[in-house]
Context: one part of a larger RNA
RNA sequence: UGACGGGGCCCCGCACAAGCAGCGGAGCGUGUGGUUUAAUUCGACAACGCGCAGAACCUUACCAGGACUUGACAUCCCGGGAACCUUGGUGAAAGCCAGGGGUGCUCUUCGGAGAGCCCGGAGACAGGUGUUGCAUGGCUGUCGUCAGCUCGUGUCGUGAGAUGUUGGGUUAAGUCCCGCAACGAGCGCAACCCCUGUGGCUAGUUAUGUGGAUGUCUAGCCAGACUGCCGCAAUGCGGAGGAAGGCGGGGAUGACGUCAAGUCAGCAUGACCCUUAUGUCCUGGGCAACACACACGCUACAAUGGCCGGUACAGAGGGCAGCCAAGUCGUAAGACGGAGCCAAUCCCAGAAAGCCGGUCUCAGUCCGGAUUGGGGGCUGCAACUCGCCCCCAUGAAGGUGGAGUUGCUAGUAACCGCAGGUCAGCAUACUGCGGUGAAUACGUUCCCGGGGCUUGUACA
Numbered sequence: 001u002g003a004c005g006g007g008g009c010c011c012c013g014c015a016c017a018a019g020c021a022g023c024g025g026a027g028c029g030u031g032u033g034g035u036u037u038a039a040u041u042c043g044a045c046a047a048c049g050c051g052c053a054g055a056a057c058c059u060u061a062c063c064a065g066g067a068c069u070u071g072a073c074a075u076c077c078c079g080g081g082a083a084c085c086u087u088g089g090u091g092a093a094a095g096c097c098a099g100g101g102g103u104g105c106u107c108u109u110c111g112g113a114g115a116g117c118c119c120g121g122a123g124a125c126a127g128g129u130g131u132u133g134c135a136u137g138g139c140u141g142u143c144g145u146c147a148g149c150u151c152g153u154g155u156c157g158u159g160a161g162a163u164g165u166u167g168g169g170u171u172a173a174g175u176c177c178c179g180c181a182a183c184g185a186g187c188g189c190a191a192c193c194c195c196u197g198u199g200g201c202u203a204g205u206u207a208u209g210u211g212g213a214u215g216u217c218u219a220g221c222c223a224g225a226c227u228g229c230c231g232c233a234a235u236g237c238g239g240a241g242g243a244a245g246g247c248g249g250g251g252a253u254g255a256c257g258u259c260a261a262g263u264c265a266g267c268a269u270g271a272c273c274c275u276u277a278u279g280u281c282c283u284g285g286g287c288a289a290c291a292c293a294c295a296c297g298c299u300a301c302a303a304u305g306g307c308c309g310g311u312a313c314a315g316a317g318g319g320c321a322g323c324c325a326a327g328u329c330g331u332a333a334g335a336c337g338g339a340g341c342c343a344a345u346c347c348c349a350g351a352a353a354g355c356c357g358g359u360c361u362c363a364g365u366c367c368g369g370a371u372u373g374g375g376g377g378c379u380g381c382a383a384c385u386c387g388c389c390c391c392c393a394u395g396a397a398g399g400u401g402g403a404g405u406u407g408c409u410a411g412u413a414a415c416c417g418c419a420g421g422u423c424a425g426c427a428u429a430c431u432g433c434g435g436u437g438a439a440u441a442c443g444u445u446c447c448c449g450g451g452g453c454u455u456g457u458a459c460a
Stems, first nucleotide, its partner, number of pairs: 001460002003457003007454007015444002019408005026299008034290002042051002062285007071125001075124002077121005084101007105114003127274002130272003136268002138263003141259001143257001148187006154163003167178003193251004198223007207214002226245001229239004301401001305360007317348003322341002327336003367398001372393007414436007
C1' cells in the first nucleotide's frame, strides 16, 4: 500500500422487510448430468429452451459399411479435347467399366495459336470441426451502470509511498458547494444520439365508405423543462403555471482492471500432429437411446371456471419460386379455384382475454388432458427409426405441492392474444408487439452483493 475480520461508523441495491404471481409435488416439452450404445459428435458449469434464429436426407463434425488418392476446393506445368448433351453394364449410392453425338469466342500466313471450360498425367502442393484458449488476435461473460481508476507539476517522507481523491454538507453519481499543500488534467458519471408523452408549422398519397373537404394519421422541421418563477439563507423542501417537473419514462452507451474466466468448432493465427488418411465422396444409422438425478418451461388440478351461441376493440410486423381474397367441396386438417398485391392500396388477418345470453352445480366431474387404437390431410426424392396438423374413440396423473427457492416497485407484476426471424416442413423456445391491469414498501436490526472513512493483523 492492499487484502481480510462472526471490528466500528456512514450509505446504497427487489438485498431483506411489506406485497403479488410462481418454482419445488403431477403430466408433458426442452436442456444437462449419469447410464447405455457401433456411435449416442463437440464445447460451455458466472453451463443447463446455452453455441443451435429451427438434427428425417442435407446440416454433421460421430458410428458401420462401400469407395477415391494432386484429391470436394486454389495456383503453376505437360498432353488431349475443347463447352455441352447423351446411351449401356454393375451397384444401396458414391464409384468403377464401356460407348455415342457435338461445335462456339478472339487472332490467323488458314498450318495453327490464344482465352474460358472439360478430361488425363507428373509433382510442387491442397485438405484437416486433428491438439494446444496455459503460445495468440478478435469477440464475449463477470464484478457492474457499481462510482470509481489514474496522471502532470508542486509539497511531505531516507524509502515503499502519501497528499490531491481525506474533512463538513449534498447527489442517482469523485454530482455539486464549502474548507484544505495543494493546483490542474485524463478515462469513467452526466449531457450530446434513438424511441415515447404536449403543441405549432409544412407537405401528403395508397389513409378517413364516395364527392367536396380534412387531421386525432403519415413524416419532416421547430417549440417546450432550465430549480427558469414565487416563499424560506440554500445544493433541500413546498407552491404556481403546465401535456409533462426536479434525471418525465424507456433504450443505446460498460472506466483502470479481476478471474492464465470463455471461445483454435464463427473467423483469423504461431507451434505440433495426419498425408492411399486424422483428407474426400456415398448409403444407412446416430446426435431422438432410458432404471435415474437436476435446470428452464408448457398444461392443469377448476365455478373470478368449463362448454355452446351471439357480439366489440389493437399494435407491431411479413409477402414474388411470395402473401394468397371471393366462391365451391370437405365435420375438419385441407383441397379446388383464381381476383388483387413488389403493397399506408391487395393479402397473411378471425386478435384473445372482454361484453350479452344459455347450460353445467362441486363430482376425479361437461375439470384435466397424458397415453393408446383407428381413419385422414400437408410438406418433402423420402416421414420406419424420427415431422406437423385434423377427425372419431380412449381417457392417465393431478384436489394448490416438504425443506427450500425465483421474479417483480407502475402501465410494472399478473393474465390475454398477435407478429417476426430461423424455415420445404416442424416453436410450450427466442425476439418484438399491443389489450386488460393490481397489491405493497413501516423501515434498514437481520441475509446477500457493493461504495466510502477508520481500526486490528502473525496474510501478500
Small-subunit ribosomal RNA, 3' major domain from a metagenome, 460 nucleotides, folded computationally.
RNAcentral holds the full RNA, with entries from SILVA.
Its Rfam family is "Bacterial small subunit ribosomal RNA".